[in-house]
Context: one part of a larger RNA
Molecule: large-subunit ribosomal RNA, half B
Organism: Methanocellales archaeon
C1' cells in the first nucleotide's frame, strides 16, 4: 500500500451526477392504522407496548404440551449469540405475475388477458416441400390463420384527392394461338378481325398506408376577439392533454419547496414539431424501472485516527507470461518531420543494491472501430436496373359421347334474273329443229310465295284437246328443248367454331370395398400476357483547401491573371456558346456612318426634307478582343461556290504519341457573276460540337438462299438518329449490426504556424463632465503586444500520443483580487489657509533693485518708484478628516463554504482581508471517478414510401497492465580522498523552508486635525483564523492486551473451557493518535515605485548628469535543516608499536531488508520472580438469608473479599540466556 473486516467524540449528506457504500430497522404477542380505491386492497401502512429467570396456582388436553394469574429476582442490555423489513409523501412510465440481449443494456422494450379488422364451409384459408407428402388437425366458424392495439373505466373526431385493397364495367387499351386478306404458287414478313387476365374508367373502404391551412378587419380605456371578409384544400386537428421521456427559443412566466434550486411539484400555455387502437385521457394494485422531498440513521463528508485477518515486505523451496533494434539508458534551453535519454550549447554527474512512487520513455497491449480512400465486401430497403419463383388469365395436350341454338365451309335439291327496242321479266356460253300433252295441254277459280306492281313460280279444284318453238320483226344478244356455269334466295346432309345443357368410361375424391360424389372441368404439362423486393445478381460518377450539402471551375470561345517569343495553375477575376440566316450567302455596280450646327408646314428634345462640319465618336445577327471607309458598313441587279471527287498543311495536343472536330492551301470536273482582269468550296476572324454497336433512309454495285421470278439475308458508299460526366458503362438508397485492405496523400482531440476574431496596451482627441478634452469617461481613425477564445492551414501522429468535467498533487507567469510601499484626485459634505488680479485705506526704517539729480568719472550721497506688510471685495489653488476613484512598484503569502446543473462557464445564498486571471499535451485515467459525449437495447417529436436519420430530447449501458530504463522519495553496500592505519569532535562551499500569513478587539484617543459635525496615525497589548514543527500531562478516539456480564450449543454434572464476526455487550492501561497540548520574533544590508540634499549641462530652474541621504510582505543575510563525493575530496583532538573493527549471541529509545543504538558475567540486555503503579470490579469454595412449598427444592442476595484475575509500565533481584570466532596493525 492492497483485499476483507471492527470501532469512532462533535456535526449529520455539508460528500457526490446521485445517500454509491455503510448504518438504521428486524422474530413473536397485543393495541392501533390515513389518503385513495377497480371495494379485492392499500396494510407488516404509519405509530406504540410487551418479551429473561425463579416459586406457587388456574384453565384446556389421555399425554407431550399450550394459554394465563399472583408474587420473587438479576443485568447496560431478556427474539441478550445466530437468524431477522428502515419508513413515509409527490410525479413519470408500464396495468398486473411473466420474458429478454449465455459474456458490458432486465428497461418504459417483448409477452399478456381484453378490443378491433381481414381471410376461410373443409380436398378450407395459411404454412413447409421440386414432388410424393406433411403441419394447423384426426380440429370445423363459440373454430383456425394473419395483422394492429394492449387490463378495467371515459372515449376513439374530420378526410377516399394520393397509394393500397375489394367490387363493377357500356366504351377504350390489351399477348400468343385460331381465322381472313396481301405477299405471282412457298416462306419470312405485313395488315385486319376477334379479344382473356390486367390497366384506363366508375363505386366502396381509414381500429387500410396515411393526412388533418394561410391572410386581413372587428366590442364605448387598453387588451382580447364571440363576429365578418378573403385565398385555398381530400379534409383543414374535434374531445382531451400540454415547456411533456414530445418545447428550438428555455434556466419560458407565476406559485410552493430551499438561506440560495438549470432540480421537483402545482398552474398558465402563443403546442419550433401534442392528439385519439401509428390509440387519447385517467388510473387502485404491482415494479432489483426513472426523477424529487421528508424522517430515522450513519466515517459519504468536515478530517481523519486506531485496531484485526490475509496479502505485500524478509528467509527457505518451487517457478511462469507479456515485453525485448542497439545501448556506457541525467537535467534545461534550442534545433529538428513543427512534442529528444542518444543532435547542438550550457549545467549536473564516483560504482552498485533494496523498498516505495507512478512524472517521462509521445510506456506495453490491439496493421484505429471515428474520418477519408478502394471503379473492396456484406446485411437491409425501395415507385433503382435486370431477372426468377409464386399467383391471375388465354390457348394446346391429357380429352370422350349426346342434345340444342347461332355462325362458317363443302356437297346436293329447287327457285331466282324486267335498261331501251321487242307480243314480252332476253342472266352467260355451247348444242339444237323439233319439244310437251288423255299418265290430262291451252284456259278458268281458290290459296301460298316472289316481285321492278308488269307479272313469275308452286299446290288444289273445274275443264276436255291442243300448246310452244322454228319462220318474220326488234335487238349487241332470240326464245322450244338439252348441257355446263354466274347473282341472289330456300331446304337438306357432312365437317367445324362458340354458347347452354346433358351422359359416363378417362381423371379426381370419399368409402362399410358393395358402392357413392364430382367430371371432361379440375389437377398436371407446354406456351403467351399481366402481376411479382417473396427471392437473386448488380449499380448507385468525378472534381473538391477532409468528406457531405452547394457549385461545375467536367466539352468549347474571348479578356485579365500571364512576368513584351511560345506554354502556364487555383471552387482565381469578368463574360459568352450548345444557335441563327435562301439571305444576314456568291458576284457585279453604286453609296457613306454617329453626332453637332443652320434652315424648313402641321412637327414638339426627338419623324421626314435642304445645307455645312464630321477618320469613324457608327455599323458589321449574338460575348469579348482584333479587323474594316479601296470598305468587311448601306442599297440594288443577276445567281446558288452553303457544289462533286481527291490531296496536303495547321490547330486540336507547345517543346513525345493520339480521335472526333475546326480552319487554310492546291488539283480535276461541272458552274455563278462580271465587258474583262478576276472573284466564289458559306457568313470579316476567333465558339455553335460527338466514336463503335444498332436502326432508318438513299443510290447503285457485289454476294448468299431460290430452277427461274417475286422476295429475303449479308457487305460496300453517303446521310440521319446521342452519348452535355461532352475520347462516349444500361443503373437508387440505408448501415450505430457492420467487415476487409489502406491513408497522417485526408478530417475530429492535442501540438505547430498564423492572428482576421479574442484579450490587453498605446497614439490622436470629436465629445461628456453646469464652464473646462485629458479628476473620471472617451467616438471615428491608426499602431502594437500576447498566444487564453474562435477561425484558417493540413506540417507531426490513423501497424492508435485514451476524449469533457470533477478530484488529488506540484511547479510556474503577471495584464494584482487581498495584504505591503507610494503618487494623484473634482462622488457627497464642511471649514479654514495660501496665492493671484483689481480696487480702497493704512504702514517703521535700513540694506538690495530701477530711474533721476549733484559730481570729470568711479565710489559715495540725496530723492522718487517698484517691491514688501496689513485690510475690504472677487477669483484661483491648496490643506485636513471619513469614504471612494484612478495610477505606479511589488508574485512573499493567501484567494474559502454552499443551492441548481454532467457541466467548464454562469446565476444565486451567507461569510470573508480577498473570495484574481492564466500556463504546464485545453497539466494530471500504466493516479481515481465515469455524471456528459461517442457502439450495440428502447421511447418520443420531426424528416424519409422504406431501410433508417437528427451538435433534438430521454432511460440503460465491461475503464486492462506483476515497473525494464529514467525521474523522484527514502534506506543501505563498496571505492576514492598523501597507496600508513584508526577513534572522536567540528567547519560549511552549496541546497531546501513561508515558517509564518492575515484579521478582529483594545490602548494610543474622543487625542492630532477641525468652527463644529466628525475623526486618524506611529507605537504597545490581547485574542482568533489559516498554515508549520513537535508532543501525549489533560480531553477525545482506538485498544482482536486485559477484566467483567449475557445467549445458544458441546465437553455427563460442578469448576474450567471450545465454537458462534473478538459470538454479542460494558469498561479499558501502555502504545498510536486529533477533536487535545506546546511553540511559531524581529533586526540588518542592498534596492523598486516614490520622497529628498547639493548641483551643472541650460549664469535661472532642476532629486541626477558627478556626488550624498531615505524608502516595501518582493531580493540577500540573521533563524531551522541537509551537507566533505565540495576532485580545491577540508579542519582540530586523541591513539600510533598500540589501536580498532566485523561476524555471532541477548535485545530495542531503532527497524521493510540492510542500517542505527543498548549490552555480552568487570553484566540488569532480554526472559523469569518479588514489589510498586495501573485495569477490571468483589473469584472459587464454604456459611447464612431468600418469594414460596407438606417436603424435596429454590432464581437470587449477603459475608469471607478494594477480592480474584491481569499488565507491552517502573524499581529491585543473576534464577535462565548473552557461548564464541575472525579481520586489521605490529
Nucleotide at each position: 500500500u492492497c483485499u476483507g473486516g471492527c470501532u469512532a467524540a462533535g456535526g449529520u449528506a455539508a460528500u457526490u451526477c446521485g445517500g454509491c457504500a455503510a448504518a438504521u430497522u428486524a422474530g413473536c404477542u397485543c393495541c392501533g392504522u390515513a389518503a385513495c380505491u377497480u371495494c379485492g386492497g392499500g396494510a407488516g401502512a404509519a405509530g406504540g407496548a410487551g418479551u429473561g429467570u425463579c416459586u406457587g396456582c388456574u384453565u384446556u388436553g389421555u399425554a407431550g404440551a399450550a394459554a394465563g394469574c399472583a408474587g420473587g429476582u438479576c443485568g447496560c442490555a431478556g427474539u441478550g449469540a445466530c437468524g431477522a423489513g428502515g419508513g413515509g409523501g409527490c410525479u413519470c412510465u408500464a396495468a398486473c405475475u411473466g420474458u429478454c440481449u449465455a459474456a458490458u443494456a432486465a428497461c418504459a422494450a417483448c409477452a399478456u388477458a381484453g378490443g378491433c379488422g381481414a381471410u376461410c364451409g373443409c380436398u378450407a384459408a395459411c404454412c413447409c416441400g421440386c414432388a410424393a407428402g406433411g403441419g394447423c388437425a384426426a380440429g370445423u366458424a363459440c373454430g383456425a390463420u394473419c395483422g394492429c392495439u394492449g387490463a378495467a373505466u371515459c372515449c376513439u373526431g374530420c378526410c377516399c384527392a394520393g397509394u393500397g385493397c375489394g367490387g363493377g364495367u357500356a366504351u377504350c387499351u390489351g399477348a400468343a394461338a385460331c381465322u381472313u386478306c396481301c405477299g405471282u404458287a412457298c416462306a419470312a414478313g405485313g395488315a385486319a378481325a376477334c379479344g382473356a387476365a390486367g390497366g384506363a374508367c366508375c363505386c366502396g373502404u381509414a381500429a387500410a398506408c396515411g393526412g388533418c391551412g394561410g391572410g386581413g378587419g372587428u366590442a364605448a380605456c387598453u387588451a382580447u376577439g364571440a363576429c365578418c371578409c378573403u385565398c385555398u384544400u381530400a379534409a383543414g386537428g374535434u374531445a382531451g392533454c400540454g415547456u411533456a421521456g414530445u418545447a428550438c427559443c428555455u434556466u419560458g412566466c407565476c406559485g410552493c419547496u430551499u438561506a440560495a434550486u438549470u432540480g421537483g411539484c402545482g398552474g398558465c400555455u402563443u403546442g419550433c414539431a401534442u392528439g385519439a387502437a401509428u390509440g387519447g385521457a385517467c388510473c387502485a394494485a404491482u415494479g432489483a424501472g426513472a426523477g424529487c422531498c421528508c424522517u430515522a440513521c450513519u466515517g459519504u463528508c468536515c478530517c481523519u485516527a486506531g485496531c484485526c485477518a490475509g496479502a505485500a515486505a524478509c528467509c527457505g523451496g518451487u517457478g511462469a507470461a507479456c515485453u525485448u533494434u542497439a545501448c556506457g539508458u541525467c537535467c534545461c534551453a534550442g534545433u529538428g518531420c513543427a512534442g529528444a535519454g542518444u543532435c547542438u550549447g550550457g549545467g549536473g554527474a564516483c560504482c552498485c543494491c533494496u523498498a516505495a512512487u507512478g512524472g517521462g520513455a509521445a510506456g506495453u497491449g490491439a496493421a484505429g472501430a471515428c474520418c477519408c480512400c478502394g471503379u473492396g465486401g456484406a446485411g437491409c430497403u425501395u415507385u433503382a436496373c435486370u431477372g426468377c419463383a409464386g399467383c391471375c388469365u388465354g390457348c394446346c395436350g391429357u380429352u370422350g359421347g349426346g342434345u340444342u341454338g347461332u355462325g362458317g365451309c363443302u356437297u346436293u335439291a329447287g327457285a331466282u334474273g324486267u335498261a331501251c327496242a321487242g307480243c314480252g321479266u332476253a342472266g352467260g356460253u355451247a348444242g339444237g329443229a323439233g319439244a310437251c300433252g288423255u299418265c290430262g295441254a291451252u284456259c278458268c277459280g281458290u290459296u301460298c310465295u316472289c316481285g321492278u306492281c308488269a307479272g313469275g313460280g308452286a299446290a288444289c279444284g273445274g275443264g276436255g284437246a291442243g300448246u310452244c318453238a322454228a319462220c318474220a320483226a326488234u335487238g349487241g344478244g332470240a326464245c322450244a328443248c338439252u348441257a355446263c356455269c354466274c347473282u341472289u334466295c330456300u331446304g337438306a346432309a357432312a365437317c367445324u367454331a362458340c354458347g347452354a345443357c346433358u351422359c359416363u368410361u378417362a381423371c379426381u375424391u370419399c368409402c362399410u370395398c358393395g358402392g357413392a360424389a364430382g367430371a371432361a372441368c379440375a389437377c398436371c404439362g407446354a406456351u403467351a400476357g399481366g402481376u411479382g423486393g417473396g427471392c437473386a445478381g448488380u449499380u448507385u460518377g468525378g472534381c473538391u483547401g477532409g468528406g457531405g450539402c452547394g457549385g461545375c471551375a467536367c466539352g468549347c470561345c474571348c479578356u485579365u491573371g500571364a512576368a513584351a517569343a511560345g506554354a502556364u495553375a487555383u471552387c482565381a477575376a469578368g463574360g459568352g456558346c450548345g444557335c441563327c440566316c435562301u439571305a444576314a450567302g456568291g458576284u457585279u455596280g453604286g453609296c457613306u456612318c454617329a453626332a453637332g450646327c443652320g434652315g424648313g408646314u402641321c412637327a414638339g428634345a426627338a419623324a421626314u426634307c435642304c445645307g455645312c462640319u464630321g477618320a469613324a465618336g457608327a455599323g458589321c445577327g449574338c460575348a469579348a478582343g482584333a479587323g474594316c471607309a479601296u470598305a468587311a458598313g448601306c442599297c440594288a441587279g443577276c445567281c446558288u461556290g452553303a457544289u462533286g471527287u481527291g490531296a496536303u498543311u495547321u490547330c486540336g495536343c507547345a517543346a513525345a504519341g493520339c480521335a472526333a472536330g475546326a480552319a487554310a492551301u492546291c488539283a480535276c470536273g461541272a458552274g455563278a457573276c462580271g465587258a474583262a482582269a478576276g472573284u466564289c468550296g458559306g457568313g470579316u476572324c476567333u465558339a455553335g460540337c460527338g466514336a463503335a454497336c444498332c436502326a432508318a433512309u438513299a443510290u447503285g454495285c457485289c454476294u448468299c438462299c431460290u430452277u427461274g421470278g417475286u422476295g429475303g439475308g449479308g457487305g460496300c458508299u453517303a446521310u440521319u438518329g446521342a452519348u452535355g460526366a461532352c475520347a462516349g458503362a444500361a443503373a437508387a438508397g440505408c448501415u450505430a449490426c457492420c467487415c476487409c485492405g489502406g491513408g497522417g496523400a485526408u478530417a475530429a482531440c492535442a501540438g505547430a504556424g498564423u492572428c482576421g476574431u479574442c484579450a490587453c496596451c498605446g497614439g490622436c482627441a470629436a465629445g461628456a463632465g453646469c464652464a473646462c478634452a485629458u479628476a473620471u469617461c472617451g467616438a471615428c481613425c491608426c499602431g502594437g503586444u500576447g498566444g487564453c477564445u474562435u477561425g484558417c492551414u493540413a506540417c507531426c501522429u490513423c501497424g492508435a500520443u485514451g476524449u469533457c468535467g470533477g478530484u488529488u498533487c506540484u511547479c510556474u507567469c503577471c495584464a494584482u483580487c487581498c495584504u505591503g510601499g507610494c503618487c494623484g484626485u473634482g462622488c457627497a459634505g464642511c471649514a479654514a489657509a495660501a496665492c493671484c488680479u483689481u480696487u480702497u485705506g493704512g504702514g517703521a526704517a535700513a540694506a538690495g533693485c530701477u530711474u533721476u539729480a549733484c559730481c570729470a568719472a568711479a565710489a559715495g550721497c540725496a530723492a522718487a518708484g517698484a517691491a514688501c506688510c496689513u485690510u475690504u471685495a472677487g477669483g484661483u489653488u491648496c490643506u485636513g478628516u471619513a469614504u471612494g476613484c484612478g495610477g505606479c512598484c511589488a508574485a512573499g503569502g493567501g484567494u474559502g463554504a454552499g443551492g441548481u446543473u454532467g457541466u467548464u462557464c454562469g446565476c444565486c445564498u451567507a461569510u470573508u482581508a480577498a473570495a484574481g486571471g492564466g500556463g504546464a499535451u485545453c497539466g494530471u485515467g500504466a493516479g481515481c471517478u465515469g455524471g456528459g459525449u461517442u457502439u450495440a437495447g428502447a421511447c418520443c417529436g420531426u424528416c424519409g414510401u422504406g431501410a433508417g436519420a437528427c451538435a433534438g430530447g430521454u432511460c440503460g449501458g465491461u475503464u486492462a497492465c506483476u515497473a525494464u530504463c529514467u525521474g523522484u522519495u527514502a534506506g543501505g553496500g563498496g571505492u576514492g580522498u598523501g597507496u600508513u592505519g584508526a577513534g572522536g569532535u567540528c567547519u560549511g562551499a552549496g541546497g531546501g523552508g513561508a515558517a509564518g500569513u492575515u484579521g478582529c478587539c483594545u490602548u494610543u484617543a474622543g487625542u492630532a486635525c477641525g468652527a463644529g459635525a466628525g475623526g486618524a496615525a506611529c507605537g504597545g497589548g490581547g485574542c482568533a483564523a489559516c498554515g508549520g514543527u513537535g508532543c501525549c500531562u489533560c480531553u477525545a478516539g482506538u485498544u482482536u492486551a486485559u477484566c467483567g456480564g449475557c445467549u445458544g450449543u458441546c465437553c455427563g454434572a460442578c469448576a474450567g473451557g471450545g465454537c458462534a464476526u473478538u459470538g454479542c455487550c460494558g469498561a479499558g492501561c501502555a502504545g498510536c493518535c486529533a477533536c487535545g497540548c506546546a511553540c511559531u520574533a524581529g533586526u540588518g544590508g542592498a534596492u523598486a515605485a516614490g520622497c529628498g540634499c547639493u548641483g551643472a549641462a541650460u549664469g535661472c530652474a532642476u532629486c541626477u548628469a558627478a556626488g550624498c541621504a531615505c524608502g516595501a510582505a518582493a531580493c540577500c543575510a540573521c533563524c531551522c535543516u541537509c551537507a566533505a563525493a565540495a576532485a580545491g575530496a577540508g579542519a582540530c583532538c586523541u591513539c600510533u608499536u598500540a589501536a580498532g573493527g566485523a561476524c555471532a549471541c541477548u535485545c530495542u529509545u531503532a527497524g521493510a531488508a540492510g542500517a542505527a543504538g543498548a549490552g555480552u558475567u568487570u553484566g540488569a540486555u532480554a526472559g523469569g520472580g518479588u514489589c510498586g503503579g495501573g485495569a477490571u470490579g468483589u473469584a472459587a469454595g464454604c456459611g447464612c438469608c431468600a418469594a414460596g412449598g407438606c417436603g424435596a427444592c429454590g432464581a437470587g442476595g449477603c459475608g469471607u473479599u478494594c477480592a480474584g484475575u491481569u499488565c507491552g509500565c517502573g524499581a529491585c533481584u543473576a534464577c535462565u540466556a548473552a557461548c564464541g570466532u575472525c579481520c586489521a596493525u605490529g